[in-house]
RNA sequence: GAAGUCGGCUGGACAGUCGCUGCGGUGGCAACACCGUGGAGGAAAGUCCGGGCUCCACAGGGCAGGGUGCCAGGUAACGCCUGGGGGGCGAGAGCCUACGGAAAGUGCCACAGAAAAUAUACCGCCGGGCGCUUCGGUGACCGGUAAGGGUGAAAUGGUGCGGUAAGAGCGCACCGCGCCGCUGGCAACAGCGGUGGCAGGGUAAACCCCACCCGGAGCAAGACCAAAUAGGGGAACAUUGGCGCGGCCCGCGUUGUUCCCGGGUAGGUCGCUUGAGGUGUACGGUGACGUGCAUCGCAGAGGAAUGACUGUUCACGACAGAACCCGGCUUACAGGCCGGCUUCCACU
Numbered sequence: 001g002a003a004g005u006c007g008g009c010u011g012g013a014c015a016g017u018c019g020c021u022g023c024g025g026u027g028g029c030a031a032c033a034c035c036g037u038g039g040a041g042g043a044a045a046g047u048c049c050g051g052g053c054u055c056c057a058c059a060g061g062g063c064a065g066g067g068u069g070c071c072a073g074g075u076a077a078c079g080c081c082u083g084g085g086g087g088g089c090g091a092g093a094g095c096c097u098a099c100g101g102a103a104a105g106u107g108c109c110a111c112a113g114a115a116a117a118u119a120u121a122c123c124g125c126c127g128g129g130c131g132c133u134u135c136g137g138u139g140a141c142c143g144g145u146a147a148g149g150g151u152g153a154a155a156u157g158g159u160g161c162g163g164u165a166a167g168a169g170c171g172c173a174c175c176g177c178g179c180c181g182c183u184g185g186c187a188a189c190a191g192c193g194g195u196g197g198c199a200g201g202g203u204a205a206a207c208c209c210c211a212c213c214c215g216g217a218g219c220a221a222g223a224c225c226a227a228a229u230a231g232g233g234g235a236a237c238a239u240u241g242g243c244g245c246g247g248c249c250c251g252c253g254u255u256g257u258u259c260c261c262g263g264g265u266a267g268g269u270c271g272c273u274u275g276a277g278g279u280g281u282a283c284g285g286u287g288a289c290g291u292g293c294a295u296c297g298c299a300g301a302g303g304a305a306u307g308a309c310u311g312u313u314c315a316c317g318a319c320a321g322a323a324c325c326c327g328g329c330u331u332a333c334a335g336g337c338c339g340g341c342u343u344c345c346a347c348u
Base pairs, nucleotide, nucleotide: 001344002343003342004341005340006339007338008337009336010335012313013312014311015310016309017308018307020039021038022037023036024035025034026033027032041319045330046329048328049327050326051325052324053218054217055216056215060250061249062248063247065214066213067212068211069210070084071083072082073081074080085099086097087096088095089094100209101208105207106206107203108202109201122149123148124145125144126143127142128141130139131138132137157175158174159173160172161171162170176198177196178195179194180193181192182191183190184189222270223269224268225267232261233260234259235258236257237256241255242254243253244252277296278295279294280293281292282291283290284289314317
C1' cells in the first nucleotide's frame, strides 16, 4: 500500500419567517391569546417467537394437539444470547449448522446395472475331462471365484503384503467398526490401552420412538359515567338438565340456560406512559450478564401531531412514521467515520 473478515457509531447541520401538538403557567364568561418546556426509529417494518398487563376465573388432572432438539450457562422468558463440543466450508482471520435415536417398528432408494436384500454373475479369471488341432491353442459342458472391468449418488469395509489352480479377512500390519477399561473435563466429548476378523448401507426437514416445554382470548383487552328503547313476541331443555373453563374425558363451580324474529342507543372519561427504563462509574465473571453507587425524567395522537418557504454548508441526503408496553429474531438501507484480526506485495 492492497485485499479479506469481524465489531461499533452516524444517517444531515446552522440561521430566519410562518404553521402543528403534549404538559405547566398567566389573562379571559367562553371562543381564544401569550410565555416556558418537550415532541418518531435503528430498524418505528414483518406480525415470526417470548413475556408484562386485562378478562374468562376460584382454577386441578389426563388424552389429543402443538413447539424445541449437542453440552453448560445468561435471562422475567424464549425458537433468543454467551461460552464450549461434533460435523462441514475457507490458505487464513472467520462463517454455517433443522446437531437426540436407524440394534423398537414401518416406509423409500428412480433410471442404469447381473444385483440396491430372500442379494447376485453381464464381461471376465482358474481347474477338469471330452472333441478338434498348424501343438500356439480352441468349442461346448461341469466345478470353483467375486480380487480386476463395467453401471450407478451409493455394490456388502479400505490400502498394502503374504498365500492360492485362480481368488477371497483366507492370514498379517495399519485405518475403520463393535465391546471392555483407564486418564482429562460439571458435561457434550477428546486421548490412550486391550480385545474380536467383525459384515449389508443410506434416509427421521419420511411416519415413528425418546427427552423437555405449552390454558384461552386480546388495548377493537378491560373499567366507569351518561343516554335511549318495546323488561316486546315465539320455540327448546328442566337438577338424571342447562351453562362456564380453545377440542374430548374426569373433576370443580353455578342455578336457570340457549336459539330465532322485531325495536332503540352508540356520546364521554380512564386504560395511555416511571418501565424486567436510560446514562455514567466501581466490583465480579472468558463472556452473555449480575450487583452497588450516582444521575436523568426521554412522544402519548385520537381519522391520528414535528410541515412549508428562504439563505449558507456538505455526506447533495438512503431504508423509511409510534398507536398498550418491553426482550429478541428476520428483512431493507445512498453515504460517512472508527477499531481489532488474517493474507499478499514493496522498501528498510
Notes: Bacterial RNase P class A from Thiogranum sp., 348 nucleotides, folded computationally. The source organism's lineage runs through Bacteria, Pseudomonadati, Pseudomonadota, Ectothiorhodospiraceae and Thiogranum. The sequence was found by an Rfam model in a public genome assembly.